[in-house]
Record summary: Transfer RNA from a Candidatus Micrarchaeota archaeon, 71 nucleotides, folded computationally. The sequence was found in a public genome assembly. Taxonomically the source falls in Microcaldota (Archaea, Nanobdellati). The coordinates come from a structure-prediction model, not an experiment, and the mean pLDDT is 82.

RNA sequence: GCGGCCGUAGUCUAGUGGUAGGACGUCGGCCUUCCAAGCCGACGACCCGGGUUCAAAUCCCGGCGGCCGCA
Numbered sequence: 001g002c003g004g005c006c007g008u009a010g011u012c013u014a015g016u017g018g019u020a021g022g023a024c025g026u027c028g029g030c031c032u033u034c035c036a037a038g039c040c041g042a043c044g045a046c047c048c049g050g051g052u053u054c055a056a057a058u059c060c061c062g063g064c065g066g067c068c069g070c071a
Stems, first nucleotide, its partner, number of pairs: 001070007010024004018054001026042005047063005
């Protein structure tokens, strides 16, 4: 330099056009003599810019970043 795949919460991950979901973690409550475990609840995310569309995490273009391969 070229090609392929990927980018969603503090971490891991589902979602391939129509309400952004789950787990861990954090916080609060219940329980317990206390802690842990367990149960209930809350907070928290679509890498950036543009385009298409009534509607974009999703499709298209560009950028940035990561991984793999080729040179």
It matches the Rfam family "tRNA". Rfam classes the family as a transfer RNA.